[in-house]
Context: one part of a larger RNA
């Protein structure tokens, strides 16, 4: 000097408390041990590995296994050396990649050769093969914690201190006051984006206040910019007023006007470092390893296996509920091999037609919710798993192993043991609606609105973290 302490002091965090809704029980999704297998491909393991890499494993993906080919090779550059256009196409053989035959015969050109391509042969290719403890990049993590240094002065023989510590404050090393230190530097705020108010400008595909016109009904039309909106430019908030308080600070209570007040809410924005954290299978790269194979193509099968454990969800156990009719009100995004409204068809997934829209035009009609009516406390009209039968739908192909849709089945479950998770307001809870990826497949994820609580007495206790002080046989 750090680092620890079942030392001490002060102070923060959904950290305990107060509270609400879960999680552990069930049944199913899903990842993951473990067992199995020919293979069940790898990684990834306290927080910070287990709906993770995978924002899509039927083939492909695919790295794994059988098994069947190839050996300058799927690929990429250069040389020598023979030859030729490759190729569409028929035929045999074969599961298939591919053999083998038949047909067929290419551009440029200065006529030397070239460019493409076949076979020989050589350098070489290629490896998702090992090392993430050889590395770059790029991540996670302590923490959006308040902290981590420097110059120069000054002190100390010297590690180093001093500053950065004290008294106050702040979300903050925030900012004031002191003081042998005066200054700076990366962090902190601030500037960026999105939202809440309000002005301008601009009026189409948006928007209809007023005047006309017209419909069964409708901005449906003339028309209009008035308001909603859109986007593009301001302007508002800054502790600036006021009282009280505080050292006549810096703040901190309260108070007015404001749409909005003490960082206005959210987002992006992660210091010096920690964990030889992660990643050699994204990529990039030393060594090292394999070269008729640890490379390469096919085809099938595997990654989907099921005594069993464990994490993370969906779904339920009911009546604030299930079942039916009827009615109502979003915002985001996305759309051409798309997105399809509407007609016609089927109980239904759907299926035949198809208008409109590269889109403020067109798709575009959300549930929860309200209104009525049943059902009346059951393993039920709850729950919906598991089984049977029929079908639809993308795909070359849904046996292994796809999703949805009818009819029939109707399981376990009656609120979950020790334990344990999120949350502080437009939040939790609940309701739905969209994208990404993608033929196809969502209970995951990433937005997005709808409808909305409850409670925080406090900091003694658990956990995590800062600052300062004290011990130490540890570094």
């Nucleotide at each position: 000097u750090g680092a620890c302490g079942g030392g001490g002091g002060c102070c923060c965090g959904c950290a305990c408390a107060a509270g609400c809704g879960g999680u552990g029980g069930a049944g199913c999704a899903u990842g993951u041990g473990g067992u199995u297998u020919a293979a069940u491909u790898c990684g990834a393991c306290g927080c910070a590995a287990c709906g993770c890499g995978c924002a899509g494993a039927a083939c492909c993906u695919u790295a794994c296994c059988u098994g069947g080919g190839c050996u300058u090779g799927a690929c990429a550059u250069g040389a020598u050396c023979c030859g030729g256009a490759u190729g569409a196409c028929c035929u045999u053989c074969g599961a298939g990649a591919g053999a083998a035959g038949g047909g067929g015969u290419c551009c440029c050109g200065u006529a030397a050769g070239g460019g493409c391509u076949g076979g020989a042969c050589c350098a070489c290719a290629g490896g998702u093969g090992c090392u993430g403890c050889a590395u770059g990049g790029c991540u996670g993590u302590c923490g959006u914690c308040a902290g981590c240094u420097c110059g120069u002065g000054u002190c100390g023989u010297g590690a180093g201190a001093u500053g950065u510590u004290g008294g106050g404050u702040u979300a903050a090393g925030u900012c004031c006051c002191g003081c042998a230190a005066c200054g700076a530097g990366c962090g902190c705020a601030a500037c960026c984006c999105c939202u809440a108010c309000c002005c301008g400008u601009a009026g189409u595909u948006g928007c209809c206040a007023a005047c006309a016109g017209g419909u069964g009904a409708g901005g449906c039309u003339g028309g209009g910019g008035a308001c909603u909106u859109u986007a593009c430019g301001g302007g508002g908030a800054c502790u600036g007023c006021c009282g009280g308080u505080g050292u006549g600070a810096a703040g901190c209570c309260g108070g007015a006007g404001g749409a909005a007040g003490g960082u206005g809410g959210g987002g992006a924005u992660g210091a010096c470092g920690u964990c030889a954290a992660g990643u050699c299978c994204u990529c990039a790269u030393g060594g090292c390893c394999c070269u008729u194979a640890c490379g390469u193509c096919c085809a099938g099968g595997g990654c989907g296996a099921c005594a069993c454990a464990c994490g993370u969800g969906c779904u339920a156990c009911a009546a604030u509920g299930g079942g039916c009719c009827g009615g109502a009100c979003a915002g985001c995004g996305g759309g051409g091999a798309g997105c399809g409204a509407c007609c016609u068809u089927g109980u239904g997934a759907g299926a035949g037609g198809g208008a409109g829209c590269g889109a403020a035009u067109c798709c575009c009609g959300g549930a929860a919710c309200c209104g009525g009516u049943u059902c009346u406390c059951a393993g039920u009209u709850c729950g919906g798993a598991u089984u049977g039968g029929a079908g639809u739908c993308u795909g070359c192909a849904a046996c292994u192993c796809g999703a949805c849709u009818c009819c029939a089945u109707g399981a376990a479950g009656g609120u979950g043991g020790a334990a344990u998770c999120g949350c502080u307001a437009g939040u939790a809870a609940u309701c739905g609606c969209g994208g990404a990826u993608c033929a196809g497949c969502a209970u995951g994820c990433c937005u997005c609105g709808g409808u909305g609580a409850a409670u925080a007495c406090g900091u003694u206790c658990c956990c995590g973290g800062g600052c300062c002080u004290u011990g130490u046989a540890c570094a």
Overview
This is a predicted structure of a 475-nucleotide part of an RNA (small-subunit ribosomal RNA, 3' major domain) from a metagenome. The full RNA is in RNAcentral, with records from SILVA.